A computed fold for an 84-nucleotide RNA from a Lachnospiraceae bacterium, annotated as transfer RNA. Lineage of the source: Bacteria > Bacillota > Clostridia > Lachnospirales > Lachnospiraceae. Its mean pLDDT, the model's own confidence on a scale to 100, is 81. It matches the Rfam family "tRNA". Rfam describes the family as follows. Transfer RNA (tRNA) molecules are approximately 80 nucleotides in length.
RNA sequence: GCUGGCAUGGCGGAAUAGGCAGACGCACAGGACUUAAAAUCCUGGGAUGGUGACAUCGUGAGAGUUCAAGUCUCUCUGCCAGCA
Numbered sequence: 001g002c003u004g005g006c007a008u009g010g011c012g013g014a015a016u017a018g019g020c021a022g023a024c025g026c027a028c029a030g031g032a033c034u035u036a037a038a039a040u041c042c043u044g045g046g047a048u049g050g051u052g053a054c055a056u057c058g059u060g061a062g063a064g065u066u067c068a069a070g071u072c073u074c075u076c077u078g079c080c081a082g083c084a
Base pairs, nucleotide, nucleotide: 001083002082003081004080005079006078007077010026011025012024019067028044029043030042031041032040046057047056048055049054060076061075062074063073064072
């Protein structure tokens, strides 16, 4: 230099002929149980703003296509592998 793969909440990890983003597990928070803890059980569990209903944003970064993009196209960044 060329080619291919990967990048998703705090962590692991789903979602592919484009259609509710974050299933499921863990961390974490509140509660129950306990003398107190651990374990177990129940509820919550992306971020920001809001008393709240709710609103806006969010799949490495930026653009494009589309009514609609994690998914398709282009450029760039990082990591891995192969070829030269």